[in-house]
């Protein structure tokens, strides 16, 4: 330098043929306990890596850039 794959909550990952962004763990609060651990219930937390395009509608399709992995040179 070129090919391919990936980037979504603090972490690990979902999201069907483009149609309301979710789960587990973690975090916060409450209850149960003398306290811790644990359990239950509720809640907060997202510019879906950045920009642009297509579309009534984009995490999803197209282009450029950034970052990571892998292969070739």
């Nucleotide at each position: 330098g070129g090919g391919c794959c990936c980037g979504u909550a603090g972490c690990u990952c979902a999201a069907c043929u483009g149609g309301c962004g979710g789960a587990g763990c973690g975090c916060u609060a409450a209850a149960a306990u003398g306290g811790c651990a644990u359990u239950u219930u509720a809640g907060a937390g997202g510019u879906u890596g950045g920009g642009g395009g297509u579309u009534c509608a984009a995490g999803u399709c197209c282009c450029c850039c950034c970052g990571g992995g892998u292969c070739c040179a």